RNAcentral holds the full RNA, with entries from ENA. This is a predicted structure of a 325-nucleotide part of an RNA (large-subunit ribosomal RNA, domain IV) from a Bacteroidia bacterium. Its Rfam family is "Bacterial large subunit ribosomal RNA". The source organism's lineage runs through Bacteria, Pseudomonadati, Bacteroidota and Bacteroidia. The coordinates come from a structure-prediction model, not an experiment, and the mean pLDDT is 88.

Context: one part of a larger RNA
RNA sequence: UCACGGUUAAGGAACUCGGCAAAUUAACCCUGUAACUUCGGGAAAAGGGGUGCCCCAGAAAUGGGGCCGCAGUGAAAUGGCUCAGGCGACUGUUUAACAAAAACACAUGGCUAUGCUAAAUCGAAAGAUGAUGUAUAUGGCCUGACACCUGCCCGGUGCUGGAAGGUUAAGAGGGGAUGUUAGCGCAAGCGAAGCAUUGAAUCGAAGCCCCAGUAAACGGCGGCCGUAACUAUAACGGUCCUAAGGUAGCGAAAUUCCUUGUCGGGUAAGUUCCGACCUGCACGAAUGGUGUAACGAUCUGAGCACUGUCUCAACCGUGAGCUCG
Numbered sequence: 001u002c003a004c005g006g007u008u009a010a011g012g013a014a015c016u017c018g019g020c021a022a023a024u025u026a027a028c029c030c031u032g033u034a035a036c037u038u039c040g041g042g043a044a045a046a047g048g049g050g051u052g053c054c055c056c057a058g059a060a061a062u063g064g065g066g067c068c069g070c071a072g073u074g075a076a077a078u079g080g081c082u083c084a085g086g087c088g089a090c091u092g093u094u095u096a097a098c099a100a101a102a103a104c105a106c107a108u109g110g111c112u113a114u115g116c117u118a119a120a121u122c123g124a125a126a127g128a129u130g131a132u133g134u135a136u137a138u139g140g141c142c143u144g145a146c147a148c149c150u151g152c153c154c155g156g157u158g159c160u161g162g163a164a165g166g167u168u169a170a171g172a173g174g175g176g177a178u179g180u181u182a183g184c185g186c187a188a189g190c191g192a193a194g195c196a197u198u199g200a201a202u203c204g205a206a207g208c209c210c211c212a213g214u215a216a217a218c219g220g221c222g223g224c225c226g227u228a229a230c231u232a233u234a235a236c237g238g239u240c241c242u243a244a245g246g247u248a249g250c251g252a253a254a255u256u257c258c259u260u261g262u263c264g265g266g267u268a269a270g271u272u273c274c275g276a277c278c279u280g281c282a283c284g285a286a287u288g289g290u291g292u293a294a295c296g297a298u299c300u301g302a303g304c305a306c307u308g309u310c311u312c313a314a315c316c317g318u319g320a321g322c323u324c325g
Base pairs, nucleotide, nucleotide: 001320002319003318004317005316006315007314008313010311011310014309019306027051028050029049030048031047036041038145052067053066054065055064056063057062068072080304081303082302083301084300085299086298087296088295092104093103109142110141111140112139113138114137120129121128122127146291147290148289149288151221152220153219156218157217158214159213160212161211162210165209166208167207171203172202176198177197178196179195180194183190184189222240223239224238225237226236249283250280261277262276263275264274265273
């Protein structure tokens, strides 16, 4: 000097990103217990009191009397508590070996496929799983308890349905063309049949174009100008564009750049926190919206208790460093 363990005057979070760490609390009995609530909870809420030994009575519970200590759950083991907010309903699962969470899952809700030799999956196939199941079933996708709800847009992309027309492959088709040459011709050349090469029109499925439907499918959900008898603002009007112009609810938010927005609360002092406002750079309704009791080794803010976290350090024990050997 360090590590581990222990104690500490006065103060008590002044430490620090942050009460990290430590301390407090603790067992059992009695009492008592709020908001809120899904009426189950919350709850061991919180808070308060008691606990040893001896004698007597009693079946015991217990009652009466007495005694000692600073201290009677006399050691060990053995919840600190409260308030408010975000997220996720919950128990559960996860990055074996830096992340346990707000991520995943979940019960619930919805869409979609599938009528059984089911769809889907594995496999050149046989076959197997699905399932020795049968739509209250099985697969896929999304959402994520519960409560109240879930608005508008089908123009684009996708999916489903439609089949009149357009386009259209292989194939069918074979008008013709070319090569070859029996023959004809004085020659130039013409040229049947066959064989070979090539090949126009026409016919020709799905798909695409096309026509509808569909958003708890992928997704999307405007701009400018004017207007009220103070000012300001604009219920109102005009105009352009769109498939339709964001409804309810929420909102400086896990989303707000400007921003430490403004106002209020808490503090002596608060970039965080809570309540509002709405000017939403760039919330918004199952990519779910808003609430929500209970729950959480979750995240954020505040308070009580408590303390060597600190003011500010000191001492003790054990081990190491160090010295000698």